Description:
This is a predicted structure of a 348-nucleotide part of an RNA (small-subunit ribosomal RNA, central domain) from Nicotiana glauca. RNAcentral holds the full RNA, with entries from SILVA.
[in-house]
Context: one part of a larger RNA
RNA sequence: UUGGACGUAAAGUGUCUGUAGGUGGAUUUUUAAGUCCGUCGUCAAAUACCAGGGCUCAACACUGGGCAGGUGGUGGAAACUACCAAGCUGGAGUACGGUAGGGGCAAAGGGAAUUUUUGGUGGAGAGGUGAAAUGCAUAGAGAUCGGAAAGAACACCAACGGCGAAAGCACUCUACUGGGCCGACACUGAUACUGAGAGAUGAAAGCUAGGGGAGCAAAUGGGAUUAGAUACCUCGGUAGUCCUAGCCGUAAAUGAUGGAUACUAGGCAUUGUGUGUAUCAACCUGUACAGUUCUGUAGCUAACGUUAAGUAUCCCUCCUGGGGAGUACGUUCGCAAGAAUGAAACUC
Numbered sequence: 001u002u003g004g005a006c007g008u009a010a011a012g013u014g015u016c017u018g019u020a021g022g023u024g025g026a027u028u029u030u031u032a033a034g035u036c037c038g039u040c041g042u043c044a045a046a047u048a049c050c051a052g053g054g055c056u057c058a059a060c061a062c063u064g065g066g067c068a069g070g071u072g073g074u075g076g077a078a079a080c081u082a083c084c085a086a087g088c089u090g091g092a093g094u095a096c097g098g099u100a101g102g103g104g105c106a107a108a109g110g111g112a113a114u115u116u117u118u119g120g121u122g123g124a125g126a127g128g129u130g131a132a133a134u135g136c137a138u139a140g141a142g143a144u145c146g147g148a149a150a151g152a153a154c155a156c157c158a159a160c161g162g163c164g165a166a167a168g169c170a171c172u173c174u175a176c177u178g179g180g181c182c183g184a185c186a187c188u189g190a191u192a193c194u195g196a197g198a199g200a201u202g203a204a205a206g207c208u209a210g211g212g213g214a215g216c217a218a219a220u221g222g223g224a225u226u227a228g229a230u231a232c233c234u235c236g237g238u239a240g241u242c243c244u245a246g247c248c249g250u251a252a253a254u255g256a257u258g259g260a261u262a263c264u265a266g267g268c269a270u271u272g273u274g275u276g277u278a279u280c281a282a283c284c285u286g287u288a289c290a291g292u293u294c295u296g297u298a299g300c301u302a303a304c305g306u307u308a309a310g311u312a313u314c315c316c317u318c319c320u321g322g323g324g325a326g327u328a329c330g331u332u333c334g335c336a337a338g339a340a341u342g343a344a345a346c347u348c
Stems, first nucleotide, its partner, number of pairs: 004319001012316001014201004021194003025088001027086002031082001033081002035077009049065004054060001091191001092188003096183004103177002106174001108172002110154001114150008125136001162169002206247006215241002220236004258315006266295002269292008299304001321348003330341004
């Protein structure tokens, strides 16, 4: 490489958009590139294969024959792929009417709690722990009742629920704005799927600059525990956590399951929409489409099971014993931290 794989054994890019490429619905026509059939030339001899006869046999050597295949010319076929032309509507999209939503971004507002501060009451502890101690407190703490300030996060509702490509998104309201779903079928008429490179986005931590800093809290300082205790427990506490503008580009970025399409038993629940019965209406009940869970038949690899890990097709990433090693070297990117790409010797 072929083959076989990729939920858990090695292996699905974190996610999306999209270039080249690959693949592509149904009808009729054209051409004949692929394809198929015939024919002609050619692919030296030897070797190899088959059949004979010759060396006493054999090796060996001789004579004859031929398939398959390659390549070029030529004649034909037209189902399939491709091409040409025309039309189609089921895929896809646009317009229309509805609809649900923590989807995004920006602004404004809110209450509980916490801490600090100020004033009153009050007067000895309070806090913390397995037990304590450090730390706080007669310079009046803790407790309690008023006032003020600040920053961060939004209890209940809340769900096995919703939305988003993923990361993620929840106090309330407003402006702007993306996408989905459903219904009718008006329009376009294959405009589709995937997607190497490329681009966009991407939790937390970290970095740069400027703000902010209540609580929490790496680092760090005490107190304990202990043989020791660079820990667990405890008293403090700085970066950080928050905002703005950039960078970083990684996660057990998980459904450990790439995307698209079609097909293949049911049952229960739930979200959105439509509709039938019903009704004043809601509920109830049947049904269709689109999601989200559970159970389960066939099939499958025990888990899966119409949201497949089943049956098939198309496209892409990626894997090939463990360690060495996601290391070294080189290159690209980055302010740095590092990221991406990514070996070998050796060893079992």